[in-house]
Molecule: transfer RNA
Organism: uncultured bacterium
RNA sequence: GCGGGUGUAGUUUAGUGGUAAAACGCGACAUUGCCAAUGUCGUGUCGGGAGUUCGAUUCUCCCUACCCGCA
Numbered sequence: 001g002c003g004g005g006u007g008u009a010g011u012u013u014a015g016u017g018g019u020a021a022a023a024c025g026c027g028a029c030a031u032u033g034c035c036a037a038u039g040u041c042g043u044g045u046c047g048g049g050a051g052u053u054c055g056a057u058u059c060u061c062c063c064u065a066c067c068c069g070c071a
Stems, first nucleotide, its partner, number of pairs: 001070007010024004018054001025043006047063005
């Protein structure tokens, strides 16, 4: 330099053109003499930009980080 893949919550992963989900985590409360465990409620997310579309996390292009292969 060329080709391919991945990027979603603090972490690990679903998801799909129609307001994004689960588990763990974190916070509050209850329970307990205290802690842990448990229960209830809450918290928070689509790598960046542009395009297509009534509507984009999803489709297209560019950039960026990482991984694989070729040279």